[in-house]
Molecule: transfer RNA
Organism: Patescibacteria group bacterium
RNA sequence: GGACAUAUAGCUCAGUUGGUUAGAGCGCUACAUUCACACUGUAGAGGUCUCUGGUUCGAGUCCAGAUAUGUCCA
Numbered sequence: 001g002g003a004c005a006u007a008u009a010g011c012u013c014a015g016u017u018g019g020u021u022a023g024a025g026c027g028c029u030a031c032a033u034u035c036a037c038a039c040u041g042u043a044g045a046g047g048u049c050u051c052u053g054g055u056u057c058g059a060g061u062c063c064a065g066a067u068a069u070g071u072c073c074a
Stems, first nucleotide, its partner, number of pairs: 001073007010026004019057001028044005050066005
């Protein structure tokens, strides 16, 4: 220098043909339970969907560019 893949909650990830509330598990907080802790149950908080621009009535999803990480080639 070139090719490809990935980027969504604190962590690991899903998200169908672009469509009507952005989700799961773990973790966190509160409550119940216990003498207390743990387990378990219920509820809750937590998101600029990496960034910029574009297409569209509508974008996590499509298009272009950038950034970061990884793999391969030279």